SAM riboswitch aptamer (S box leader) from uncultured Williamwhitmania sp., 97 nucleotides, folded computationally.
Of the family's consensus pairs, 97% are formed in the model.
The organism belongs to Williamwhitmania, within Bacteria.
RNAcentral holds the sequence, with entries from MGnify.

RNA sequence: UAUAAAGAAGAGUGGAGAGAACAGGCUCUGUGAAGCUCUAGCAACCCCUCCCGGUUGGAGAAAGGUGCUAAAACCUGCCCAAGAAAAGGGAAUUAUA
Repeated sequence: UAUAAAGAAGAGUGGAGAGAACAGGCUCUGUGAAGCUCUAGCAACCCCUCCCGGUUGGAGAAAGGUGCUAAAACCUGCCCAAGAAAAGGGAAUUAUA
């Protein structure tokens, strides 16, 4: 700096937690959580090919390097913003490149 409401999961191992952290909620989980391994898939950031010639652009591809494969980054928290609530927008934080 860009993206984060789209998309994509099975098996083995493991044996009680998990959804980033804190708090509240909600959800998943012995019909087997996290972690690890294998295989498969999704996406298209890097890489690659072509076009443009405007180079922070467009189209394509998926071999390679990452990432991802419950729920919006599960929701809320701070601001707009108020007596309160709902919906919305933004920020912060986080993750990935």